[in-house]
Context: one part of a larger RNA
């Protein structure tokens, strides 16, 4: 000098940042991913209208009931899109994980921008609803019946792809390769409206996000020295967007290794932080990049993208409902509970901004996000008064008893008003209309009145800072050296004093 800090004592305001390091332990309770009615069938609630019945009324018409998808709208369903982002965690992981540099030989990219081409018929079902069965429940099974931008045929293909002749170039040859025209085959589409547009299908480019390899770096143990059989390599085959022992059948027997392989042990890597004059140690919290992971283990599905934290399927261990037949679950989101612990917050507002999903839009959603609460846990700013006051009062401590000191320190006067306290005004953030959660905040004006704000650690020497008493190897200090056994500046207390200062001191870690 640092700390994601912890304990003591004391603590006034404020702005800023940061706040489970332990048990990757189990979790009640709420919320955290929805959206499109301009993709569809519909109508189970609301709301308007039409029909109708009653009732009251002279009537207009007002009440109640009933029907009716007619209009708005819309649970559940069908279908697009979005759920792979965003948010948390640090278990695992010594590796092409992660820094860096460079490639595609062998890849892919939904939504987004550019271009060029297109959108012609036709079809079969299904869900929902509605009947029926089983079941406590979760659900579940069968019939009927219906629509789509939901699936299926058929046409067309500039365009990709795939082959085939023909031209070149290599090769003695099978054959390999390259340009540019030709020539066959193969792959498409979806409408919607409120009439402005929004989408749909093929390709191509780019853009953005990935996937792949490749060079060097990148801990500690040699009280691990030898280790590897899909191992190393060929070859064919399969797989995958792609290379590739990625897999697989043959065939050969190879690669690693004191330049530490291999085993064990630890740990997420980085930009950066903290120290330091550097070199260098030591971390990797907050912010940001990239990685792995989502109760444990495993597998695929969807799809552009997953082997998917709030998805699915098997098993495993636990919690829980239950008619004991068979069932729900997964907070390393946000807040919150137990537990572990020296230790670590609110079961808040709010979508006003930023951003992100969905929409044509209004708009809907969003514990991201932006605020608020708590907590002196850092920082850093500001106050707890200023100015005169000497009879150097009273008290207190020391004392050679003279005095000396607390000490201009208070009394006392004359001000000031930051902070407060009342009381009035009252934003900025919102770029076109509208819209503020914080917030009646912040800040502004006016009035009150030193009133409401100081402590903690030291004081033998390293070290700034000394003197009575108690205590008498006791009680007890103490970071090292060391104090105390009867005049202890080292222990307790008390007068003084030093350093800091809303803090001070310990105690842990690191340089």
């Nucleotide at each position: 000098g640092a700390u994601g800090a912890a304990c003591g004592c004391u603590a006034g305001c404020g702005a800023c940042a940061g706040g489970c390091u332990u048990a990757a332990c189990a979790c009640a309770u709420g919320c955290a991913a929805g959206u499109c009615g301009a993709g569809g069938g519909g109508c189970a609630g609301c709301a308007u209208g039409a029909u109708u019945u009653g009732u009251a009324g002279c009537a207009a018409u007002a009440c109640a009931g009933a029907u009716u998808g007619a209009u708005g709208g819309c649970g559940a369903c069908c279908g697009g899109c979005g759920c792979a982002c965003g948010g948390g965690u640090g278990a695992g992981u010594a590796a092409c994980g992660c820094g860096u540099a460079u490639g595609c030989a062998a890849c892919u990219u939904a939504c987004c921008u550019a271009u060029c081409a297109g959108a012609g018929g036709g079809g079969g079902a299904u869900a929902g609803c509605c009947c029926g069965g089983c079941g406590a429940a979760a659900g579940u099974c069968g019939g009927a019946u219906u629509a789509a931008u939901a699936c299926c045929c058929c046409a067309u293909a500039a365009a990709a792809c795939a082959g085939g002749g023909g031209u070149c170039c290599c090769g003695c040859a099978u054959g390999g390769g390259a340009a540019u025209a030709u020539u066959u085959g193969u792959u498409a589409a979806a409408g919607a409206u409120u009439c402005a547009u929004c989408g749909c299908u093929g390709a191509u480019a780019g853009a953005u996000a990935g996937g792949c390899a490749u060079g060097c770096g990148u801990u500690c143990c040699a009280u691990u020295a030898g280790g590897c059989a899909g191992u190393u390599g060929g070859c064919g085959a399969g797989g995958u967007a792609a290379c590739g022992g990625c897999c697989c059948a043959c065939c050969a027997u190879g690669g690693c290794g004191a330049c530490g392989a291999u085993c064990g042990g630890u740990a997420g890597c980085c930009g950066g932080a903290c120290u330091g004059a550097g070199a260098g140690g030591u971390u990797g919290a907050c912010c940001g990049g990239c990685c792995a992971c989502a109760u444990u283990g495993g597998g695929a599905c969807u799809g552009a993208g997953a082997c998917a934290c709030g998805g699915c399927c098997c098993a495993g261990a636990c919690u829980c409902c239950u008619a004991c037949g068979g069932g729900a679950g997964g907070c390393a989101g946000c807040a919150g509970u137990g537990a572990g612990g020296g230790a670590u917050a609110u079961u808040g507002g709010g979508c006003a901004a930023u951003g992100g999903g969905g929409g044509a839009a209004a708009c809907c959603c969003u514990g991201a996000c932006c605020c608020a609460g708590c907590g002196a846990c850092g920082c850093c700013g500001c106050g707890u008064g200023a100015g005169g006051g000497a009879a150097g009062a009273c008290g207190g401590u020391c004392u050679u008893c003279g005095g000396a000191u607390u000490g201009u320190a208070a009394a006392c006067c004359u001000c000031u008003g930051u902070c407060u306290u009342u009381g009035g005004g009252g934003a900025c953030g919102a770029a076109a209309a509208a819209g503020g959660a914080c917030g009646g905040u912040a800040c502004c004006c006016a009035a009150g009145g030193a009133g409401g704000a100081a402590g903690c650690u030291c004081c033998g020497g390293c070290u700034a800072a000394c003197u009575a008493c108690g205590u008498g190897c006791c009680a007890g200090c103490a970071g090292c050296c060391g104090c105390g056994g009867u005049a202890a500046u080292a222990c307790g207390u008390a007068g003084g004093g030093a350093g800091c200062g809303a803090g001070c001191g310990u105690u842990g870690u690191c340089c």